RNA sequence: GAACGAUAACGGCAAACCUGUUGAAAAGCAGGGACGCAAAGCUAAAGGGUCUAACCCUCCUCCGGAGGAAUGGCAGCCUGGCUACCGAA
Numbered sequence: 001g002a003a004c005g006a007u008a009a010c011g012g013c014a015a016a017c018c019u020g021u022u023g024a025a026a027a028g029c030a031g032g033g034a035c036g037c038a039a040a041g042c043u044a045a046a047g048g049g050u051c052u053a054a055c056c057c058u059c060c061u062c063c064g065g066a067g068g069a070a071u072g073g074c075a076g077c078c079u080g081g082c083u084a085c086c087g088a089a
Base pairs, nucleotide, nucleotide: 004087005086012037013036017032018031019030020029021028022027035076041082042081043080046079047078048077049074050073051072056068057067058066059065060064
């Protein structure tokens, strides 16, 4: 240095849920809270997957409804890329 990852050390993050807030929604942010996490740090303009459907398109039995469709999300779904703390076997 690389690989690897302890019932180690110093520390870190924070699922569900609740409150507030932004948003059409998915979801984000802040506070509380811990299911978990050795990259649960970053990358969604690397690929796949998945959630939502405001605008838009099509249709219908048309004050409405159904279907399609990211340009909106998810990195705590997987693979890849970048970066990083510690050091037993």
c-di-GMP-I riboswitch aptamer from a Syntrophomonadaceae bacterium, 89 nucleotides, folded computationally. Its Rfam family is "c-di-GMP-I riboswitch aptamer". Rfam describes the family as follows. GEMM was predicted in a large-scale screen for bacterial structured RNA regulatory elements.